[in-house]
Predicted 3D model of a 95-nucleotide RNA (Guanidine-I riboswitch aptamer) from Neobacillus niacini. Rfam family: Guanidine-I riboswitch aptamer. Rfam describes the family as follows. This family represents a conserved RNA structure found upstream of the ykkC and yxkD genes in Bacillus subtilis and related genes in other bacteria.

């Protein structure tokens, strides 16, 4: 770019750690603490909204309106400062 589909993509939360900021602690101005409520930062396939697409219905057809199901899941391993429901992965498995 093209092409298509349990589709991308953005904000947001659940959660997460500790670069960086603040906060304590110490006083050597630096060291040292996420067992610091916090700001920046990471963040869901199975979590929320919204845009755009995509296939089906209808229709007054350059469009427009509707509506789009399910989802139980280890332990290892990666990366980023780190660390997680991130990524392996709608994975091995169960049903």
């Nucleotide at each position: 770019g093209u092409a298509a589909a349990u589709g991308u993509u953005u904000u947001c939360u659940a959660g997460g750690g500790u670069u960086c900021c603040g906060c304590a602690a110490u006083u050597g101005u630096g060291u040292u603490g996420g067992u610091c409520u916090g700001g920046u930062c990471c963040g869901a396939g199975a979590g929320a909204a919204a845009a755009c697409u995509c296939a089906c219905a209808g229709c007054c057809u350059a469009g427009c309106u509707g509506a789009g199901u399910c989802a139980c899941g280890g332990a290892a391993g990666g990366a980023u400062a780190a660390a997680a429901g991130c990524c392996u992965g709608g994975g091995a498995g169960a049903u």
The model forms 100% of the base pairs in the Rfam consensus. Taxonomically the source falls in Neobacillus (Bacteria, Bacillati, Bacillota, Caryophanales). The sequence was found by an Rfam model in a public genome assembly.